[in-house]
RNA sequence: CAUCUGGAGAGCGGCGCACCACAACGGUGGCGCCCACCGAAGGGGAGCCACGCGCGCCGAAAGCGCGCGGGCGAAACUCUCAGGUACAUGGACAGAUG
Numbered sequence: 001c002a003u004c005u006g007g008a009g010a011g012c013g014g015c016g017c018a019c020c021a022c023a024a025c026g027g028u029g030g031c032g033c034c035c036a037c038c039g040a041a042g043g044g045g046a047g048c049c050a051c052g053c054g055c056g057c058c059g060a061a062a063g064c065g066c067g068c069g070g071g072c073g074a075a076a077c078u079c080u081c082a083g084g085u086a087c088a089u090g091g092a093c094a095g096a097u098g
Stems, first nucleotide, its partner, number of pairs: 001098006011035001013034005018028003036085003042081001043079003047072003051069007
């Protein structure tokens, strides 16, 4: 990496448009908006470096502190951007085989 298997959580929410069907009811794994919620696609956050700029301490240099930026960077923690909330699909992770 490939195949197979297992795999949680949270509204089958409301409104509108489009399409299908219709006397009406209705349907859509089509789209948009609103409210409520979930964490297990993905993504961000802790911390470290003093690398740049500015300000302050200091007579200068050096050094230290703060702010903004930059680089590296964990997690099942955390955020909820993305994604998700009956079934289907997806799904971190785990097992087996190659």
A computed fold for a 98-nucleotide RNA from uncultured Paraburkholderia sp., annotated as Glycine riboswitch aptamer. The RNAcentral record of the sequence draws on MGnify. NCBI's taxonomy places the organism under Bacteria, Pseudomonadota, Betaproteobacteria, Burkholderiales, Paraburkholderia. Its mean pLDDT, the model's own confidence on a scale to 100, is 79.